The part of an RNA shown here (large-subunit ribosomal RNA, domain IV) has 328 nucleotides and comes from Formicincola oecophyllae. The full RNA is in RNAcentral, with records from ENA. NCBI's taxonomy places the organism under Bacteria, Pseudomonadati, Alphaproteobacteria, Acetobacteraceae, Formicincola. It matches the Rfam family "Bacterial large subunit ribosomal RNA".

[in-house]
Context: one part of a larger RNA
RNA sequence: CGAUGCUGAAGGAACUAGGCAAAUUGCUCGCGUAACUUCGGAAGAAGCGAGACCAUUCUUUGGGAAACCAUUGAAUGGUGGCACAGACUAGGGGGUAGCGACUGUUUAGUAAAAACACAGGGCUCUGCGAAAUCGAAAGAUGACGUAUAGGGCCUGACGCCUGCCCGGUGCCGGAAGGUUAAAAGGAGAAGUGAGAGCUUUGAAUUGAAGCCCCGGUAAACGGCGGCCGUAACUAUAACGGUCCUAAGGUAGCGAAAUUCCUUGUCGGGUAAGUUCCGACCUGCACGAAUGGCGUAACGACUUCCCCGCUGUCUCCAGCAUCGACUCA
Numbered sequence: 001c002g003a004u005g006c007u008g009a010a011g012g013a014a015c016u017a018g019g020c021a022a023a024u025u026g027c028u029c030g031c032g033u034a035a036c037u038u039c040g041g042a043a044g045a046a047g048c049g050a051g052a053c054c055a056u057u058c059u060u061u062g063g064g065a066a067a068c069c070a071u072u073g074a075a076u077g078g079u080g081g082c083a084c085a086g087a088c089u090a091g092g093g094g095g096u097a098g099c100g101a102c103u104g105u106u107u108a109g110u111a112a113a114a115a116c117a118c119a120g121g122g123c124u125c126u127g128c129g130a131a132a133u134c135g136a137a138a139g140a141u142g143a144c145g146u147a148u149a150g151g152g153c154c155u156g157a158c159g160c161c162u163g164c165c166c167g168g169u170g171c172c173g174g175a176a177g178g179u180u181a182a183a184a185g186g187a188g189a190a191g192u193g194a195g196a197g198c199u200u201u202g203a204a205u206u207g208a209a210g211c212c213c214c215g216g217u218a219a220a221c222g223g224c225g226g227c228c229g230u231a232a233c234u235a236u237a238a239c240g241g242u243c244c245u246a247a248g249g250u251a252g253c254g255a256a257a258u259u260c261c262u263u264g265u266c267g268g269g270u271a272a273g274u275u276c277c278g279a280c281c282u283g284c285a286c287g288a289a290u291g292g293c294g295u296a297a298c299g300a301c302u303u304c305c306c307c308g309c310u311g312u313c314u315c316c317a318g319c320a321u322c323g324a325c326u327c328a
Base pairs, nucleotide, nucleotide: 001323002322003321004320005319006318007317008316010314011313014312019309027051028050029049030048031047036041038157052079053078054077055076056075057074058073061070062069063068080084092307093306094305095304097302098301099299100298104116105115120155121154122153123152124151125150126149132141133140134139158294159293160292161291163224164223165222168221169220170217171216172215173214174213177212178211179210183206184205188201189200190199191198192197225243226242227241228240229239252286253283264280265279266278267277268276
C1' cells in the first nucleotide's frame, strides 16, 4: 500500500452521474392503518405497544378409575441485567411521474429491459385428397382435426374510443372492349425444276392468363396543405378571398422515452433546481390496432422528492486476518 471483516467524536448525503457501497429495518402477539380501486386489493400500508425469569390464582387440551402426569392461555404480584424476538436467522419506509396491464421469456460468456410472449381484439385465407409447410416423388405434418376448426399478418388486460382519403402500390371482383404467345390459318411471294413437285417465306383471320380498362377495399402498404385580408385601444381572428389536393389531422394528448431554437414562459418544491411535478400551446418533426388517451394491481425497469439510517462524505483513524514489501 492492497484485499476481506470490525469499530468510531461532532455532523448526517455536504459524497456521487446516481445513497453506488454500507448502515437502518427484520420475529410473534395486541392496537391501528390513507389516497386510489377492476371492491379482490392497496396492506406486513404507515404508525404505536408488549415479549426474559420467579411466585400465586384461574384456565385449555390429552392420558388415567383415581392420585396424578404432560400441556395451552390469561390476570396479579415480584426478581436480575446496559441490553429479555439478548446469539444465529430475519422486510427500511413513504410520496410523485414515465413505460409495460399482470405471472412469465431473452442476448449460455459485457444488455433482464420500456425488448419478446401473453389472455383479449381485428383483418385475411381455407369446404377437406382443406389452406399452409417439408419433399424430386412416393409420402408426411396440418389432423386420426372439419369454419366455436386450422394457417398467415397486425394489435396487445381492462375502460372510453378508433376520424377523413381508394389518386399511387397491393389485394378482390368484372361473360364487354383494346393489346397479346405458342398454335391454327393460309391470301400471296421467293428459290429450284421441262413439269409434277420440293424447299423457303408469309398478310388477313381465330387464339389464354397477364397488362390496359371499369368498380370495390385502409384493424391492406400508406397519406392526412399553402398564401392574403378582416372586430370601435392594442393584440388575436369566430369570418372572408384565393391556389392546390385522393383527402387536407377529427377525438384525445402535447417543450412529451417525441421540442431544434431551449435552461421556452408561468406556477410548485430548494437559501439556491439544465433534472422533477402541474399548467400554457408557438406540435422544428404527437395522433388514433406501425393503435390514441386513461387506468387499480404488479416491476432486481427508469425519474424526482421526503422520513429513517449510516465512514458515501467533511476527514480520516484504529483493530483483526491474508497478501505485497524488508531482512534472514